[in-house]
RNA sequence: GGCCCUAUCGUCUAAUGGUUAGGACGGCUUUCUUUCAAGAAGCAAAUAGGAGUUCGAUUCUCCUUGGGGCUG
Numbered sequence: 001g002g003c004c005c006u007a008u009c010g011u012c013u014a015a016u017g018g019u020u021a022g023g024a025c026g027g028c029u030u031u032c033u034u035u036c037a038a039g040a041a042g043c044a045a046a047u048a049g050g051a052g053u054u055c056g057a058u059u060c061u062c063c064u065u066g067g068g069g070c071u072g
Stems, first nucleotide, its partner, number of pairs: 001071007010025004018055001027043005048064005
C1' cells in the first nucleotide's frame, strides 16, 4: 500500500428500515435493618464524526477517525 471486520449509557451487551433505543453490572434516591451487607421500589445515563438513499436510518451506501486481523 491492498483487502476484511469493528465502533450503542461508566462497563458488558440487545435491537427484521417504523422500539418511549431494551437488559445486566455499576452509580444515585427512597424503603427495609440498631448499623452494614443482602433484598424491594424508583431515577439518571448511550447510537464515533460528516454526507447520501428513504415518507422514515442504530440498521443500507460513501468518506473521515479510532481499534483489530490477513496480506504484497

This is a predicted structure of a 72-nucleotide RNA (transfer RNA) from a Candidatus Yanofskyibacteriota bacterium. NCBI's taxonomy places the organism under Bacteria, Bacteria candidate phyla, Candidatus Yanofskyibacteriota.